[in-house]
SAH (S-adenosyl-L-homocysteine) riboswitch aptamer from a Pseudomonadota bacterium, 87 nucleotides, folded computationally. The prediction has a mean pLDDT of 76. The sequence was found by an Rfam model in a public genome assembly. The organism belongs to Pseudomonadota, within Bacteria.

RNA sequence: UCCGCCGAGGGGCGCUGCAAGUCCGCCUCGUGCGGAAUCAGGCUCGGCGGGCUUUCGGGUUCCAUUCCGAAACUGCGCCCUUUUUCC
Numbered sequence: 001u002c003c004g005c006c007g008a009g010g011g012g013c014g015c016u017g018c019a020a021g022u023c024c025g026c027c028u029c030g031u032g033c034g035g036a037a038u039c040a041g042g043c044u045c046g047g048c049g050g051g052c053u054u055u056c057g058g059g060u061u062c063c064a065u066u067c068c069g070a071a072a073c074u075g076c077g078c079c080c081u082u083u084u085u086c087c
Base pairs, nucleotide, nucleotide: 001051002050003049004048005047006046007045008044009043010080011079012078013077014076015075018042022036023035024034025033026032041073
């Protein structure tokens, strides 16, 4: 840094629909075009596993218990929860 899985970022319902993926069709067969259905944690942080790549440092490890301890964001509407303020 990339991929996959898991957890967290309070919860529920409805709506629209971009990307990705699925299906169908077309074609100039490409990183293509069109349609339909589905679709609003796809983002960030952390954990685990694997792949790729480069440089530097370390060799004081493992286990248990206690205390302390995060963040920013997430289409539209409604509701709930929590906190604060005002009346």